This is a predicted structure of a 131-nucleotide RNA (c-di-AMP riboswitch aptamer (ydaO/yuaA leader)) from a Thermoflexales bacterium. Its Rfam family is "c-di-AMP riboswitch aptamer (ydaO/yuaA leader)". About the family: This family represents a conserved RNA structure found upstream of the ydaO and yuaA genes in Bacillus subtilis and related genes in other bacteria. Rfam links the family to the GO terms regulation of gene expression and cyclic-di-AMP binding.

RNA sequence: AAGAUCAAUUCGCCUAAGCCAUUCAGCGCGGGGGAACACAGAUUCUUUGGGGUGAGUCCGGCCAGAGCCGGUAGGGCUACUUUUGGAGCCCGAACCCGUCAGCUAACCCCGUCGGCGUGCCAAAAGCCCUC
Numbered sequence: 001a002a003g004a005u006c007a008a009u010u011c012g013c014c015u016a017a018g019c020c021a022u023u024c025a026g027c028g029c030g031g032g033g034g035a036a037c038a039c040a041g042a043u044u045c046u047u048u049g050g051g052g053u054g055a056g057u058c059c060g061g062c063c064a065g066a067g068c069c070g071g072u073a074g075g076g077c078u079a080c081u082u083u084u085g086g087a088g089c090c091c092g093a094a095c096c097c098g099u100c101a102g103c104u105a106a107c108c109c110c111g112u113c114g115g116c117g118u119g120c121c122a123a124a125a126g127c128c129c130u131c
């Protein structure tokens, strides 16, 4: 000097998943159930059941199957914020209800976990700092 690893703090990212608090609790954010009118008007009768959270859907190939590969609707990041354009990188899962739920005011119920470490360009608006 370079690289790698570990730890701590600050900061940042995905996500609704944060703030506050001595305590009780509260605030914010998110989800579900649930009338009438109107709209939708389907699904099931145990079978091709139906439904929910979520960006996470669909297509093709290999395979006895499990699973694997490629692509894709869609989603996220690139450090003042937002928008537009470009370039690059990544995800494209998982879980739950339990035969049952369209929408839906009042009302009722529930969650506030967990996992990570990016930093390129141009324009516009705003904001901040300096002179």
Base pairs, nucleotide, nucleotide: 011117012116013115014114018027019026028112029111030110031109032108033107039102049100050097051096052095053094058071059070060069061068062067074091075090076089077088078087080126081125082124083123084122085121086120